The RNA shown here (Glycine riboswitch aptamer) has 97 nucleotides and comes from an Anaerolineales bacterium. The sequence was found by an Rfam model in a public genome assembly. The prediction has a mean pLDDT of 81. It matches the Rfam family "Glycine riboswitch aptamer". From the family's description: This family represents the bacterial glycine riboswitch. Glycine riboswitches usually consist of two metabolite-binding aptamers domains with similar structures in tandem. The aptamers cooperatively bind glycine to regulate the expression of downstream genes. In Bacillus subtilis, this riboswitch is found upstream of the gcvT operon which controls glycine degradation. Gene Ontology term of the family: glycine biosynthetic process. The source organism's lineage runs through Bacteria, Bacillati, Chloroflexota, Anaerolineae and Anaerolineales. Of the family's consensus pairs, 89% are formed in the model.
RNA sequence: UUGGCAUCCGGGGAGAGAUCCAGGUAAGGACACCGAAGGGGCAAAUCUGGGAAAGCAGGCCAGAUGAAACUCUCAGGUAAAAGGACCCGGUAGCCAA
Numbered sequence: 001u002u003g004g005c006a007u008c009c010g011g012g013g014a015g016a017g018a019u020c021c022a023g024g025u026a027a028g029g030a031c032a033c034c035g036a037a038g039g040g041g042c043a044a045a046u047c048u049g050g051g052a053a054a055g056c057a058g059g060c061c062a063g064a065u066g067a068a069a070c071u072c073u074c075a076g077g078u079a080a081a082a083g084g085a086c087c088c089g090g091u092a093g094c095c096a097a
Base pairs, nucleotide, nucleotide: 001097002096003095004094005093008090009089010088011087012086017031019030020029021028032078033077034076038074039072040071041070045065046064047063048062049061050060
């Protein structure tokens, strides 16, 4: 110097009932809704095994691994505030070349 990981600070940052009952603007209950904290699920592909066939490969069947902003809505959320995946800048580090 370059690349990767990760801490903190600053900026940007969506969706969906200021619903109803009760109550103290919180917590609780009812119905409706949202996906961008977190969590669960899987596609290609790879690997393993099975069976037919003389053998191999492919195809078929079963299993394992397997990402997301997809999907589920457990958690969370549905005025503002807070939170917020992700993006940008700065900061002090670690790893590799």